[in-house]
RNA sequence: UUCUUAUCAAGAGCAGGCGGAGGGAAAAGCCCGAUGAAGCCCGGCAACCGACUUAACCAAAGUUAAGCACGGUGCUAAAUCUUGCAGCGACAAGCUGAAAGAUGAGAA
Numbered sequence: 001u002u003c004u005u006a007u008c009a010a011g012a013g014c015a016g017g018c019g020g021a022g023g024g025a026a027a028a029g030c031c032c033g034a035u036g037a038a039g040c041c042c043g044g045c046a047a048c049c050g051a052c053u054u055a056a057c058c059a060a061a062g063u064u065a066a067g068c069a070c071g072g073u074g075c076u077a078a079a080u081c082u083u084g085c086a087g088c089g090a091c092a093a094g095c096u097g098a099a100a101g102a103u104g105a106g107a108a
Stems, first nucleotide, its partner, number of pairs: 001108008013042001016041003022032003027083003043076003048072003052067006080100001085097004
């Protein structure tokens, strides 16, 4: 980098520290930002993978469910902030699905 698959309307610092102007993937929009952006540290949230615990099934290997949060990630404004393509609908509002994207796990 590509492929497969699962999830993406919940949750997490309104008095944390350093830092200084940008940020929300890209385009358009709409927002956030010196009552302090990005980034780093700390804190926190969640529970995808592993470990561990308990229960059920099993001859065993193991499988499933619940729990935990020890290890690996991840996340910590707004629904993946909204839309962009398709369907329904009145060319509206709205609804559904896709595409694109993000994250985990597996594979090349």